Background:
This is a predicted structure of a 347-nucleotide RNA (Bacterial RNase P class A) from a Gammaproteobacteria bacterium. It matches the Rfam family "Bacterial RNase P class A". It is annotated as a ribozyme.
[in-house]
RNA sequence: GGAGUCGGCCAGGCAGUCGCCCCGGCGCCGGUCGCCGGGGAGGAAAGUCCGGGCUCCACAGGGCAGGGUGCCAGGUAAUUCCUGGGCGGCGCGAGCCGACGGAAAGUGCCACAGAAAACAUACCGCCGCGGAUCGCUCCGCGGUAAGGGUGAAAAGGUGCGGUAAGAGCGCACCGCGCUGCCGGUAACGGCGGUGGCAGGGCAAACCCCACCUGGAGCAAGACCGAAUAGGGAUCCCCAGGCGUGGCCCGCGUCGGAUCCGGGUAGGUUGCUUGAGGCGUCCGGUGACGGGCGUCCCAGAUGAAUGGCUGUCCUCGACAGAACCCGGCUUAUCGGCCGGCUCCCGCC
Numbered sequence: 001g002g003a004g005u006c007g008g009c010c011a012g013g014c015a016g017u018c019g020c021c022c023c024g025g026c027g028c029c030g031g032u033c034g035c036c037g038g039g040g041a042g043g044a045a046a047g048u049c050c051g052g053g054c055u056c057c058a059c060a061g062g063g064c065a066g067g068g069u070g071c072c073a074g075g076u077a078a079u080u081c082c083u084g085g086g087c088g089g090c091g092c093g094a095g096c097c098g099a100c101g102g103a104a105a106g107u108g109c110c111a112c113a114g115a116a117a118a119c120a121u122a123c124c125g126c127c128g129c130g131g132a133u134c135g136c137u138c139c140g141c142g143g144u145a146a147g148g149g150u151g152a153a154a155a156g157g158u159g160c161g162g163u164a165a166g167a168g169c170g171c172a173c174c175g176c177g178c179u180g181c182c183g184g185u186a187a188c189g190g191c192g193g194u195g196g197c198a199g200g201g202c203a204a205a206c207c208c209c210a211c212c213u214g215g216a217g218c219a220a221g222a223c224c225g226a227a228u229a230g231g232g233a234u235c236c237c238c239a240g241g242c243g244u245g246g247c248c249c250g251c252g253u254c255g256g257a258u259c260c261g262g263g264u265a266g267g268u269u270g271c272u273u274g275a276g277g278c279g280u281c282c283g284g285u286g287a288c289g290g291g292c293g294u295c296c297c298a299g300a301u302g303a304a305u306g307g308c309u310g311u312c313c314u315c316g317a318c319a320g321a322a323c324c325c326g327g328c329u330u331a332u333c334g335g336c337c338g339g340c341u342c343c344c345g346c347c
Base pairs, nucleotide, nucleotide: 001343002342003341004340005339006338007337008336009335010334012312013311014310015309016308017307018306020040021039022038023037024036025035026034027033042318046329047328049327050326051325052324053323054217055216056215057214061249062248063247064246066213067212068211069210070209071085072084073083074082075081086100087098088097089096090095101208102207106206107205108202109201110200123148124147125144126143127142128141129140130139131138132137156174157173158172159171160170161169175197176195177194178193179192180191181190182189183188221269222268223267224266231260232259233258234257235256236255240254241253242252243251276295277294278293279292280291281290282289283288
């Protein structure tokens, strides 16, 4: 100097003018209006994919089915999230990714090609014996799966020996199964022994195993006010009906279910002080936790932040809260800061 990788921050600025919403205070008889002060959209507010808080069913539960997760250990209110570690894969590397329990419990699938895809097989070939032929070469019997071919995958791989030719047939190493010891909380790793050895893949196939799991949702719920038709029909009717997913048991209750028709859909609350932000110290590899200090930082409801002017510049993308919070995923312009890796050159 270049290329990469991981993490953090900002999200147009400034000024003038008019306008909007909330909170507090003052004035105003009240309402309202006026004035003053303070505050007023995001890193994803998005998707609604997860997990919770909160509210209700409900001061009744238990089980089954169903659903979810899937290496180990931690973090957290909790999670399928995050951190660290193990194993596997990609990358020269820093790093990145993983749907990562079990294929000897069972069932099932593996197109085409190929002889054959599992109770495995013999297309080309190799060897031995016999026969035919002038020769080339062909036929029959037996042995064979090392070589070739097909394929994602073919009776573990490489090498040596052995054999008529071959083959774990034997041996060495590797792989695999069983097993002992050691290290580690564990996943797992290392060392040793033993066996010629149950051919592979798929469980994001059914399945088996381990753990977790009520439901509905702020349009939840609570209160106030108003209006209407204290309407009608059908069915079940205590051996019954109903009770917040299904089924069973239990418990509670005494009435329920469906359809047609009529009225209202207004206001207040829930509604923002939080598993909160910031700073600092301590503990921890880290996620994170604790102590101290400090701050209050949106609460709209057909839906508040806008319009205009000037100027600066890095020329501004994706994009607007609706109960709240923690994650994940997706979209995205430009700028700044830091750690680490690789390459080139110079001293």
It was read from a public genome assembly, where an Rfam model found it.